[in-house]
Context: one part of a larger RNA
RNA sequence: ACGAACGCUGGCGGCGUGGAUAAGACAUGCAAGUCGAACGCGAUUUUUCCGGUUAGCAAUAACUGGAAAAAUUGAGUGGCGAAUGGGUGCGUAACACGUGGGAAUUUAUCCGGAAGUGGGGGAUAGCUUGCCGAAAGGCAAAUUAAUACCGCAUAUGCCCGUAAGGGCAAAGUGGGGGACCGCAAGGCCUCACGCUAUCGGAGGAGCCCGCGCCCUAUCAGCUAGUUGGUGAGGUAAUGGCUCACCAAGGCUUAGACGGGUAGCUGGUCUGAGAGGACGACCAGCCACACUGGAACUGAGACACGGUCCAGACACCUACGGGUGGCAGCAGUCGAGGAUUUUUCUCAAUGGGGGCAACCCUGAAGGAGCGACGCCGCGUGGAGGAUGAAGGGCUUCGGCUCGUAAACUCCUGUCACCGACGAACAAGGCAUCCGGAUUAAUAAAUCGGAUGCUUGAUGGUAGUCGGAGAGGAAGGGGCGGCUAACUCUGUGCCAGCAGCCGCGGUGAUACAGAGGCCCCAAGCGUUGUUC
Repeated sequence: ACGAACGCUGGCGGCGUGGAUAAGACAUGCAAGUCGAACGCGAUUUUUCCGGUUAGCAAUAACUGGAAAAAUUGAGUGGCGAAUGGGUGCGUAACACGUGGGAAUUUAUCCGGAAGUGGGGGAUAGCUUGCCGAAAGGCAAAUUAAUACCGCAUAUGCCCGUAAGGGCAAAGUGGGGGACCGCAAGGCCUCACGCUAUCGGAGGAGCCCGCGCCCUAUCAGCUAGUUGGUGAGGUAAUGGCUCACCAAGGCUUAGACGGGUAGCUGGUCUGAGAGGACGACCAGCCACACUGGAACUGAGACACGGUCCAGACACCUACGGGUGGCAGCAGUCGAGGAUUUUUCUCAAUGGGGGCAACCCUGAAGGAGCGACGCCGCGUGGAGGAUGAAGGGCUUCGGCUCGUAAACUCCUGUCACCGACGAACAAGGCAUCCGGAUUAAUAAAUCGGAUGCUUGAUGGUAGUCGGAGAGGAAGGGGCGGCUAACUCUGUGCCAGCAGCCGCGGUGAUACAGAGGCCCCAAGCGUUGUUC
């Protein structure tokens, strides 16, 4: 000094910190969704319109059918996200990491530049019907939409090519509107969000290299895609990355190859420093996600809460077949000396989706538990001698615990009771004003003003008042090292001990007591490091 544990003890608060062992197995809940301003359909509610039946002379009332619109909601198609965040340290001695360079690359969203967004088509999920299955689920038919999918046109650009030339796109949705056209829908204009091809940037990622990076020689030789070349394939990209052929190279006592151990770093601990040891929490990078292998989708994965195959384990089963993966947050069992709540909230910060409102977020912010650590505070203060009682010692005179207590006068921290009571709030919505935009005084957008409104923590922190010394001290040691001594008991016994060593009848070393010393809500012991 510690992510500690154990023993005795334990008042309060703040800030930190808490599965180091079995990368053992996991019940249960939650941890990744969102968009109706991409799309069709179903359900519910409301409104409007059109119809039917009954009653009525009628107005109308009741019931019922259809259409449209709006809101809520369900599954589905589609888009974006799910590759971030969060966990763990198995593996890895390696361009994994650190640092400094490099060229043969890519990049969704974001920013800037510049161009376009024309005209068509065929399907399919859903829904309905039928069939199979215990279930998980599957098959067939009919039918439907799109920002899903596919041709055509065009090509600022981009790609291939020395050139000629050849090739490559796209999707709409929402808000508003004066003139003009149109019966209407709409055209048309405009704004916003998108879409397509491309150039540059930012941030990210992949690749290559120099140097640094543990122990072992009781490991001395290692290597056939091995080392290099030519050509080809493959990749976003260089490259034996892969393959065919050719050559015989390449590494090594400056330690190759093998074995053991280990995530690396910023840093942490110690030390005057040099150095040594370590790599919890926090931050960066890497690796992994039951074990092993593989690819698909995608800008990005060879993908923790995706897919497929194999294996072990566990569960369901109608025995035919299926399902699962906490090294996410809590929690359970196990092993262990040992490590917490199956908590609250999205109010803030950040992330995903969305024009937005908003939704989601076990990230995060908080609370709970543990003296596990650090820091702070308290357990009272002043006075008080015939120096009480009592304990201990005694040379029996006394000495000591000791101003300690009692007693008197005060104080009121913390805890307790009562009252008041925060900051963390920026935003959001509505109205108005102004700027920019526009054909427009419209809409959307930006800025401002006014009003309303958003807090988990929390009736918490804090402030004020009340009461009353009342509720709050222990642990270890006292032979030397090492601060602190006597009595009694025991008698090499019982025991102590870090080392030296104590104990066999006067033990300051064992045990108890009184006193003293050290630290103090802690004190000791054990373990480990310097």
A computed fold for a 530-nucleotide part of an RNA from an uncultured Verrucomicrobiota bacterium, annotated as small-subunit ribosomal RNA, 5' domain. The full RNA is in RNAcentral, with records from Greengenes. It matches the Rfam family "Bacterial small subunit ribosomal RNA". Its family is annotated with structural constituent of ribosome and ribosome in the Gene Ontology. Its mean pLDDT, the model's own confidence on a scale to 100, is 87.